[in-house]
Context: one part of a larger RNA
């Protein structure tokens, strides 16, 4: 100097507690992990920092695993065989999962491309992440880290980097043997909020105007349609800008830094939410992202590659993330009414989003169109929600597991049922022990929706909006983190 302490003192955090909310843990199912089983059930990862993670939703491919079958894509060099032929390919029969001349029988074909041996390559989702790069994660979401000159000390080192107040912050004020600096924090970037001010818009609208309706009959209200030449930019879009600086006032405070309350304001928790993110580390993860890569292994009966089939889904069991529920604040049936993020067809030649019409109970099918998109799908007429009615507390019209039958769709292929629909079947579950997770405002929770994966398939993930609480606005008691002091036979 660190590390540690069942040492002390401060400070901080819903990956801590308190006050609460929603839960999870109990049930059924989905999914990941272990175990068991298996030809194989490929494998990595195991406290936070493994376990709906590997963007890992695997029918083939993927694919690494298992049972089998082909092929060489064995560069190059040297030596050999060899044009009287090194070698290649093949019908049929046998053989085989196979119309693989794979192999055998049989002969044809080919013509120096190959074949044999050695050296040496190449390939490898083979090993080693404890040989590595790069990337990521974590320590660590906190405030921490460093050198120059000066001071102290023989020196390692220390001061700067602090008694105190303050802040989200080593943020500032101040103190001061330190002074002046750098990285990090902040600033910055993105996004969401405001602008009747600017620039505009037949890919956004509004008001006029024409035509056709309804209610009305002065005329007005309202709906559809028309681009035909008018006007405008409030709404919409997006450029340039502006706007907040805790502004003003009051109180507290060294009357400093700042804190609290009110007023104004679109906005006053760092305005909300993200991104970026220091120094030092870990023998954290990844050789299964890479034509990044050392070494080792293998390299033709292959650990290369491809084809067929199976497996990764297997089920006495244990654990984790979730979905659906246990109903009346509900289920069911009609009707009503509203979003915001998106996405979409040629590249190699398999074609994406799909309106409308018709058929069909539905799933779906057929025929037409639009769209390379603010133009079409699409106002994505979403769900929860609202209104009315039925049910009436009964495992019940709650719940929808399991199973049978049938019809479609994707795909070469659906059995171990891809998915969807219809009818029947109607299980556990009556609010979940000990434990334990997440969370402070448009947040939690409920609700759907888009994208990713995707031929097909979400109970997953990442976004998006819709409805929208209760309870703190604190503390260091538990769990941890940071700083100071202290102890140490530890490094």
């Nucleotide at each position: 100097u660190g590390a540690c302490g069942g040492a002390a003192g401060g400070g901080c955090a819903c990956c801590a507690c308190c006050a609460g909310g929603a839960g999870u843990g109990g049930a059924g199912c989905c999914u990941g992990c272990g175990g068991c089983u298996u030809a194989a059930u490929u494998u990595g990862a195991c406290u936070c920092a493994a376990c709906a993670c590997g963007g890992g939703g695997a029918a083939a491919c993927u694919c690494a695993c298992c049972a089998g079958g082909u092929c060489c894509a064995g560069a190059c060099a040297u030596a050999g065989u060899a044009a009287g032929g090194a070698u290649u390919g093949a019908c049929a029969g046998a053989u085989u999962g196979a119309u693989a001349g794979c192999u055998c029988u049989u002969u044809c074909u080919u013509g120096a491309u190959u074949c044999u041996a050695u050296g040496g390559g190449u390939g490898g989702u083979g090993g080693u992440g404890c040989a590595u790069g790069g990337c990521c994660g974590u320590u660590c979401u906190u405030a921490g880290u460093u050198g120059g000159u000066g001071g102290a000390g023989u020196g390692a080192u220390u001061u700067g980097u602090c008694u105190g107040g303050u802040u989200a912050a080593u943020u500032c004020c101040g103190a001061u043997a330190a002074c002046g600096a750098a990285c990090g924090a902040g600033a910055c970037c993105u996004u969401a909020a405001c602008c009747u001010g600017c620039u505009a818009a037949a890919u956004a609208g509004c008001c006029a105007g024409g035509c056709c309706g309804g209610c009305u009959u002065u005329u007005g209200c309202u709906g559809g349609u028309c681009g035909c030449c008018g006007g405008c930019u409030u709404c919409u879009u997006a450029g340039a800008g502006g706007g907040a600086c805790u502004a003003u006032c009051a109180g507290c405070g060294u009357u400093u830094a700042g804190c609290u309350g009110a007023u104004g304001g679109a906005a006053g928790u760092u305005u909300g939410a993200g991104g970026c993110a220091a120094u030092a580390a870990c023998a954290g993860g990844u050789c299964u992202g890479u034509g990044a890569u050392g070494c080792c292994c293998u390299u033709a009966g292959a650990u290369g590659u491809u084809c067929u089939g199976g497996g990764c889904c297997g089920c006495a069991c244990g654990c984790g993330c979730g979905c659906u529920a246990c109903a009346c604040u509900g289920a069911c049936a009609a009707g009503g009414c509203c979003a915001g993020c998106g996405a979409g067809u040629u590249u190699a030649u398999c074609a994406c989003c799909u309106u409308g019409g018709c058929c069909g109970g539905a799933a779906g099918g057929c025929c037409u169109g639009g769209g390379u998109a603010a133009u079409c799908u699409u106002g994505u007429g979403a769900a929860a929600c609202c209104u009315u009615g039925u049910c009436g507390u009964g495992c019940u019209g709650g719940g929808g597991a399991u199973a049978g039958a049938g019809c479609a769709u994707u795909g070469c292929a659906a059995u171990u049922a891809u998915u969807g629909c219809u009818c029947u079947u109607c299980a556990a579950c009556g609010a979940g022990g000990a434990a334990u997770u997440c969370c402070u405002a448009g947040u939690a929770a409920g609700c759907g929706u888009g994208a990713g994966u995707c031929a097909u398939c979400a109970g997953c993930u990442c976004g998006c909006g819709u409805u929208g609480a209760u309870u703190a606005c604190g503390u260091c008691c538990c769990u941890g983190c940071c700083c100071u002091u202290u102890g140490u036979a530890c490094a």
Molecule: small-subunit ribosomal RNA, 3' major domain
Organism: Bartheletia paradoxa